């Protein structure tokens, strides 16, 4: 230098191929229940610039282009 993969909640991930209604799960944290207390268990609420910029579209986490970061391959 070229090519491939990945980036979504504090953390680990699904969803992307095939655009559409309020973006979900687990876990952590928080509140409550349970318990003599703690842990465990149960219930509930909250938590998001879908890496960044631009484009296409009535509509983009999803499609297209460029960039950043991380991992891998070739030279």
């Nucleotide at each position: 230098g070229c090519c491939c993969u990945g980036a979504u909640a504090g953390u680990u991930c699904a969803g992307c191929c095939u655009g559409g209604a309020u973006a979900g799960a687990a876990u952590a944290g928080c509140a409550c229940c349970c318990u003599c207390c703690u842990a465990a268990g149960g219930u509930g609420a909250a938590g998001g610039u879908c890496c960044c910029c631009g484009g296409u579209u009535c509509a983009a986490a999803u499609c297209c282009g460029g960039g950043u970061c991380a991992g891998g391959g070739c030279a």
This is a predicted structure of a 75-nucleotide RNA (transfer RNA) from a Candidatus Aenigmatarchaeota archaeon.
RNAcentral holds the sequence, with entries from ENA and MGnify.
The prediction has a mean pLDDT of 82.
Rfam family: tRNA. By type it is a transfer RNA.